[in-house]
Context: one part of a larger RNA
RNA sequence: GCCAACGAGUUAAUGUAUACAGCGCGGCUAAGCCCUUGUCGGGUGGAGCCUUAGGGAAACCGAGUGUGAAUAGCGCGUUUGUUGUAUGCAUUAGACCCGAAGCCAGAUGAGCUUACCAUGAGCAGGGUGAAGUUUGUAGAAAUACAGAUGGAGGCCCGAACCGGUUGGCCGUGCGACACCAUCGGAUGACUUGUGGUAAGGAGUGAAAAGCUAAUCGAAUCUGGUAAUAGCUGGUUCUCUCCGAAAUAUGUUUUGGCAUAGCGUCUAGCGUACCCUCUGGGGGUAGAGCACUGGAAGGGUUAAACAGGGAGCAAUCUCGUUAACCCUAUCAAACUCCGAAUACCAGAGAUUAAUUACUAGGCAGUAAGACUACGGGGGCGAAGCUCCGUCGGUCAAAAGGGAAACAGCCCUGAUCUCAAGUUAAGGUCCCAAAAUCUACGCUAAGUGUACUUAAGGAGGUGGAGUUUCUCAGACAGUGAGGAUGUUGGCUUAGAAGCAGCCAUCAUUUAAAGAAAGCGUAACAGCUCACUCACUAAGAGACUCUGCACCGAAGAUAAUCGGGACUAAGCGUAGUACCGAAACUGAGGGUUCUCUCGUUCUUAGGAAUGGGGGAGCGGUAGGAGAGCGUUCGUGUCUGCGCUGAAGGAGAAGUGUGAGCAACUCUGGAGCGGCACGAAGUGAGAAUGUUGGC
Numbered sequence: 001g002c003c004a005a006c007g008a009g010u011u012a013a014u015g016u017a018u019a020c021a022g023c024g025c026g027g028c029u030a031a032g033c034c035c036u037u038g039u040c041g042g043g044u045g046g047a048g049c050c051u052u053a054g055g056g057a058a059a060c061c062g063a064g065u066g067u068g069a070a071u072a073g074c075g076c077g078u079u080u081g082u083u084g085u086a087u088g089c090a091u092u093a094g095a096c097c098c099g100a101a102g103c104c105a106g107a108u109g110a111g112c113u114u115a116c117c118a119u120g121a122g123c124a125g126g127g128u129g130a131a132g133u134u135u136g137u138a139g140a141a142a143u144a145c146a147g148a149u150g151g152a153g154g155c156c157c158g159a160a161c162c163g164g165u166u167g168g169c170c171g172u173g174c175g176a177c178a179c180c181a182u183c184g185g186a187u188g189a190c191u192u193g194u195g196g197u198a199a200g201g202a203g204u205g206a207a208a209a210g211c212u213a214a215u216c217g218a219a220u221c222u223g224g225u226a227a228u229a230g231c232u233g234g235u236u237c238u239c240u241c242c243g244a245a246a247u248a249u250g251u252u253u254u255g256g257c258a259u260a261g262c263g264u265c266u267a268g269c270g271u272a273c274c275c276u277c278u279g280g281g282g283g284u285a286g287a288g289c290a291c292u293g294g295a296a297g298g299g300u301u302a303a304a305c306a307g308g309g310a311g312c313a314a315u316c317u318c319g320u321u322a323a324c325c326c327u328a329u330c331a332a333a334c335u336c337c338g339a340a341u342a343c344c345a346g347a348g349a350u351u352a353a354u355u356a357c358u359a360g361g362c363a364g365u366a367a368g369a370c371u372a373c374g375g376g377g378g379c380g381a382a383g384c385u386c387c388g389u390c391g392g393u394c395a396a397a398a399g400g401g402a403a404a405c406a407g408c409c410c411u412g413a414u415c416u417c418a419a420g421u422u423a424a425g426g427u428c429c430c431a432a433a434a435u436c437u438a439c440g441c442u443a444a445g446u447g448u449a450c451u452u453a454a455g456g457a458g459g460u461g462g463a464g465u466u467u468c469u470c471a472g473a474c475a476g477u478g479a480g481g482a483u484g485u486u487g488g489c490u491u492a493g494a495a496g497c498a499g500c501c502a503u504c505a506u507u508u509a510a511a512g513a514a515a516g517c518g519u520a521a522c523a524g525c526u527c528a529c530u531c532a533c534u535a536a537g538a539g540a541c542u543c544u545g546c547a548c549c550g551a552a553g554a555u556a557a558u559c560g561g562g563a564c565u566a567a568g569c570g571u572a573g574u575a576c577c578g579a580a581a582c583u584g585a586g587g588g589u590u591c592u593c594u595c596g597u598u599c600u601u602a603g604g605a606a607u608g609g610g611g612g613a614g615c616g617g618u619a620g621g622a623g624a625g626c627g628u629u630c631g632u633g634u635c636u637g638c639g640c641u642g643a644a645g646g647a648g649a650a651g652u653g654u655g656a657g658c659a660a661c662u663c664u665g666g667a668g669c670g671g672c673a674c675g676a677a678g679u680g681a682g683a684a685u686g687u688u689g690g691c
Base pairs, nucleotide, nucleotide: 001691002690003689004688005687006686011093012092013091014090015089016088017087018086019085020084021083022082023081026050027049028048032044033043034042035041054061055060064076065075066074067073096234097233099231103224104223105222106221107220108219114198115197116196117195118194119193120192121191122190123188125157126156127155128153132149133148134147135146136145137144138143161185162184163183166181167180168179200216202212203211204210237625238624239623240622241621242620247260248259249258250257251256261365262364263362264361265360266359267358268357272355275348276347277346278345279344280343286337287335288334292331293330294329296327297326298325299324300323301322302321303320305319307318308317309316310315368394369393370392371391372389373388374387375386376385377384399410400409401408414587415586416585417584419583420582421581425577426576427575428562429561430560434574436573437572438571439570440569441568447564448563455549456548459546460545461544462543463542464541465540466539467538468537476533477532478531479530480529482506483505484504487501488500489499512527515526516525517524588615589614590613591612592611593610594609595608596607597606598605599604626680628677629676630675631674632673633672634671635670637669638668645664646663647662648661651658652657
């Protein structure tokens, strides 16, 4: 891991609701006792309980009573049930099942380990050489020095022994701590044998909360005990109808509860709901500046108004503050104004729906998510966070589209069909349907999903404004572009062209005291300007469509791909494809209306036909069934001519399931009507067994 078996809302009492049943000129017995083949059952037993009257704290009064001064007002009342069975729920109990860490009590442990007591044992070899003694020398001596002797030490090196430093190895091991190398102590606070003493809030501890039998921040075993668990996990057959919530208030409360909200079922009410119309109040969006404030430009006036500048001064000017005027503005906590929605009231229509509302039974939910719009926080960041719109979807919703993609777009799946029509979205191939029609744009593979800036640019299309132009424009080609003059000054020089000043005049078709290059200065080459040739458009600007650069990443790495010059973009149109939508045909089922038939306790029930509206679904509510084991009754059922069980299997039912046949098996089993439960497994790191 798989398979098989086992494995979770039970029982009792009480209360309450619903259904059914008995009795109701009330209902029921409990213990006990008697009978009985019986843990069956029958009888007896009215003690007691509920009900028949309430109100008040009570005294007490009583169809009333309490309050109260009250004969007022107001509150609560002004007559029917009870017993049993079943089911739902609640409470108390282990209370659907499994699961703690823990708490307490009593026992068992010091054969491991810690400390201690008693009594024994062990420590190769080598080194060092304390005290003391002795000899010599010195000394009066104490003593000193030297030699010899001596053999001390929590001394040194190093086996046994004790330990466990560093590295490796092992790490389903040789091993629940070993092995290899290396290393510490090794006459001592040493090691060790045997016997003994000390224990669970206690011992022992050269102290690490170490150790106390592989268990220690409180041992182990048993009991209290099914401790408790607002926590996690699990909770077993089917079909039908409806179908949520993730909000508010409170909470030692925020992952839990209570109440309300939202679901369902029952009864009542009977359109009260929804919709339309009419009438209302408002101060939001917007707008505005009339108030309150903010902020810009201009003007006027005032001020013994800081200060600066000019002037001898008067004064002028710059500036400061305040008020007013004009222009243009800003505001959640501004408003002279002011919607759409929403809300409230009235009327009307529909006679329709699983409407609304009232009372009661049973819930679940109270961690929400994204998206659209209006806002707060944040950076007008977030797949961020917090509100609102009883918005939408998901949650609890499948199908089609968006390549893939809970929350986006279309659309809500009762079942069947090798039928049709459409939605969103699409129609070259993958891949169903236009290589469709018309007119444009793009040349960048831009683009063919979304999305990318400031800035730059004779890319190209469209619209417009304006100037020149057959009296010849723009471009091109040919020619001229001169003279006074090298203007004056400056300068070494300054001649159009270093710099300063001036910038005239003449001849002209035209030509600047010169727009640029150039020279040391000249020279030289162009330009403006003019003529000729040629010939019909040329220039400047604004708005706008589509493109270009800006534009750097890790697979060649992407438009989903191929690929495409349309199969891209824009405008208009027609056709087609396209879903579980809609339609068609047939079937099932719920509710409702209606028409029959049968039964009836006359309330209704069952069954058949027709019309209408429905039938996605988590938590959850309600209803109807299937199957298992046992019991009672019945079929005077089935069975060795083969029961249960097993294997195969083409029948039948919406389904849980049921039934027949063949083989196996070898002795019990079933249908119907009721009753009672140890009543259904795929999950619980489930339990046991097997593989």
Model confidence (mean pLDDT): 83 of 100. The part of an RNA shown here (large-subunit ribosomal RNA, domain II) has 691 nucleotides and comes from a Minisyncoccia bacterium. Rfam family: Bacterial large subunit ribosomal RNA. NCBI's taxonomy places the organism under Bacteria, Bacillati, Minisyncoccota, Minisyncoccia. The full RNA is in RNAcentral, with records from ENA.